Model confidence (mean pLDDT): 78 of 100. Predicted 3D model of RNase P RNA and transfer RNA as a complex of 445 nucleotides. It holds a member of the Rfam family "Bacterial RNase P class A". From the family's description: Ribonuclease P (RNase P) is a ubiquitous endoribonuclease, found in archaea, bacteria and eukarya as well as chloroplasts and mitochondria.

RNA sequence: GGAGUCGGCCGGACGGUCGCUGCAUUUCUCGCGAAAUGUGGAGGAAAGUCCGGGCUCCCGUGGACAAGGUGCCAGGUAACGCCUGGGCGGCGUGAGCCGACGGAAAGUGCAACAGAAAACAAACCGCCGAAGCUUCAGCAAUGAAGCUGGUAAGGGUGAAACGGUGCGGUAAGAGCGCACCGCGCCGGUGGUAACACUCGGUGGCAUGGCAAACCCCACCUGGAGCAAGGCCAAAUAGGAAAGUCGCCACGCAAGUGGCAGCGUGAGUCCCGCGUGCUUUCGGGUAGGCCGCUUGAGGUCGCCGGUGACGGCGAUUCCAGAGGAAUGACUGUCCUCGACAAAACCCGGCUUACAGGCCGACUCCUUCU
RNA sequence: GGGCCAUUAGCAAAGCGACCCAAUGCGCUCCCCUGUCGAGGGAGAGAUCGUCCUUUUGAAUCCGACAUGGCCCGCCA
Numbered sequence: 001g002g003a004g005u006c007g008g009c010c011g012g013a014c015g016g017u018c019g020c021u022g023c024a025u026u027u028c029u030c031g032c033g034a035a036a037u038g039u040g041g042a043g044g045a046a047a048g049u050c051c052g053g054g055c056u057c058c059c060g061u062g063g064a065c066a067a068g069g070u071g072c073c074a075g076g077u078a079a080c081g082c083c084u085g086g087g088c089g090g091c092g093u094g095a096g097c098c099g100a101c102g103g104a105a106a107g108u109g110c111a112a113c114a115g116a117a118a119a120c121a122a123a124c125c126g127c128c129g130a131a132g133c134u135u136c137a138g139c140a141a142u143g144a145a146g147c148u149g150g151u152a153a154g155g156g157u158g159a160a161a162c163g164g165u166g167c168g169g170u171a172a173g174a175g176c177g178c179a180c181c182g183c184g185c186c187g188g189u190g191g192u193a194a195c196a197c198u199c200g201g202u203g204g205c206a207u208g209g210c211a212a213a214c215c216c217c218a219c220c221u222g223g224a225g226c227a228a229g230g231c232c233a234a235a236u237a238g239g240a241a242a243g244u245c246g247c248c249a250c251g252c253a254a255g256u257g258g259c260a261g262c263g264u265g266a267g268u269c270c271c272g273c274g275u276g277c278u279u280u281c282g283g284g285u286a287g288g289c290c291g292c293u294u295g296a297g298g299u300c301g302c303c304g305g306u307g308a309c310g311g312c313g314a315u316u317c318c319a320g321a322g323g324a325a326u327g328a329c330u331g332u333c334c335u336c337g338a339c340a341a342a343a344c345c346c347g348g349c350u351u352a353c354a355g356g357c358c359g360a361c362u363c364c365u366u367c368u
Numbered sequence: 369g370g371g372c373c374a375u376u377a378g379c380a381a382a383g384c385g386a387c388c389c390a391a392u393g394c395g396c397u398c399c400c401c402u403g404u405c406g407a408g409g410g411a412g413a414g415a416u417c418g419u420c421c422u423u424u425u426g427a428a429u430c431c432g433a434c435a436u437g438g439c440c441c442g443c444c445a
Stems, first nucleotide, its partner, number of pairs: 001364010012333007020041009043339001047350002050348005055225004067221005072086005087101001088099004102216002107214002109210002124155002126151003131148007163181006182205001183203005188197003229290004239281006246259005261273003297316008334337001369441007378394003386425001396412005418434003
């Protein structure tokens, strides 16, 4: 100088004028409220709503099944499918990156085409003719051909063909035997564990792939969501209870008695009903209030830990609306400004994003 | 706030691991027929299945992420 990897941070800056909105104080107002002053006023993703929790109500308090999810090991955490560290596998010269990474010797299932054969292996080409049988040649030994066969070393097919190399062995071959490599099992050693081993023994090697196919194993999960939920509470309608209804008589009054409404055109008896008015009660709509932002909070320091993170101390309050605020105009400057904006609150993941800054590290080249 | 579905040729729509570089109908193109058009007959073109990944020997189909469009539910009594 070039190329690259990982982690962290920022997301125009400083003013002026006029507005919007939460809170506090003061003033005015009977009150509703208004004004002034002070102070606070979007994000790293506020987003997608893909996970996990808090909070609230409901059901419950055990067990089993179903359904769904997670899936190497250990740790962190309120919890997680997140994070950290480690193991194993893969990629990269490297810094580093990626991995749904339990079980295929519980069972079921699947594998097109090609190929002889696709899963208790199999004989198409090839190789063999030792063994058995037949025929031929030959006196015979034997040879040739065919059949029964033997053979997984070679060819070829396929994504995948039942350990690899070499030597021996054989009719030809074959873990058939042996050596080395690989693999399985048992033990030992190290490690909390996953796992590792230049360790020892043992087995000729024995069970291929797919579980983001069913499934098995282990673990996890009650349901609903701030329109949760709670409080106050008009008008109208409807519900419940009590009283009163109109006329007459008696009585000071309280009250008592009689008649009278509708179901029935009229009368009578029985039964049922009740308009209207008044008062009270309960549910509850509109509306209002709470939930609402002090929280697994932020910042700084020290300590513990490889780290995620935890502990202690100090300090700080940093949006809280309800048609829903954070805007408009303008001045100076610069590198000329992306994606996008809260709605109960947190922890993650994912996705979008102009440009810039900082730190650690790797490889190549050159110079000293 | 919660739940669910769809996306395949110009349009409609089947297929849900290999038979599928994907059926079918309408439409389109060409030819025949006709004086011409239509109808009819024959032939043909047109899709990498919304996008990007994953698993698998193999993906329209399984898994994940994203995009677009659409549907349903919700107070009290």